Predicted 3D model of a 72-nucleotide RNA (transfer RNA) from Candidatus Woesebacteria bacterium GW2011_GWA1_39_21. Taxonomically the source falls in Candidatus Woeseibacteriota (Bacteria, Bacteria candidate phyla).

[in-house]
Parts: sequence; C1' cells; structure tokens
RNA sequence: GGUCGAUUGGCUCAGUGGUAGAGCGUUCGCUUCACAUGCGAAAGGUCGCAGGUUCGAUCCCUGCAUCGACCA
Repeated sequence: GGUCGAUUGGCUCAGUGGUAGAGCGUUCGCUUCACAUGCGAAAGGUCGCAGGUUCGAUCCCUGCAUCGACCA
C1' cells in the first nucleotide's frame, strides 16, 4: 500500500428501512434473624464521526477514524 471484517447502555452481544433490545452488572423494593438464592421495578444509549439516498436510516451508499485478520 491492497482486500475483508468489526464499531449499538459499564461489559458481552442481538437488532433483514417504520417506537433501540437482551443477558450480566448497578440502584431500589419483596422474600430472610441476616447473607446468598429467587421475584419485581427503575436508571443508564447523540447506535464511532461526517455527508448522501429515502416520507422515514442502527440498517442502504460514499468518505474518514479506531481495532482485527489476510496479501504484498
């Protein structure tokens, strides 16, 4: 330098153009003498950045950034 892949709550990951979700974690409550387990609820996201297509973009297109694999 080239090709390909990844980027979404604190972490690990879903999400096939139409209201952004799950598990774990955190906080609160119930249960217990207490802890653990179990149950319920809540908070927490400019979906890496910029632009384009579209009535509408996490999703499609382009560029950039970061990380990884391969080729040279």